Molecule: transfer RNA
Organism: Parcubacteria group bacterium CG1_02_44_31
RNA sequence: GGAUGCGUAGUUCAAUGGUAGAACGCUGUCCUGAUAAGACAGAAGUCGGAGGUUCGAUCCCUCCCGCAUCCA
Numbered sequence: 001g002g003a004u005g006c007g008u009a010g011u012u013c014a015a016u017g018g019u020a021g022a023a024c025g026c027u028g029u030c031c032u033g034a035u036a037a038g039a040c041a042g043a044a045g046u047c048g049g050a051g052g053u054u055c056g057a058u059c060c061c062u063c064c065c066g067c068a069u070c071c072a
Base pairs, nucleotide, nucleotide: 001071002070003069004068005067006066007065010024011023012022013021018055026042027041028040029039030038048064049063050062051061052060
């Protein structure tokens, strides 16, 4: 330098055009003599950035940034 894949909550990951979710973690309450486990509730996201297409974009297209792999 070229090719491919990935980027979404604190972490690991879903969601293939129509209100962004799960698990774990975190906070509070309940339960217990206490802790763990368990039950209930809650907080936490400008979906990597900028444009474009569309009535509507996490999703499709272009460029850029970062990471991984392969080729040279």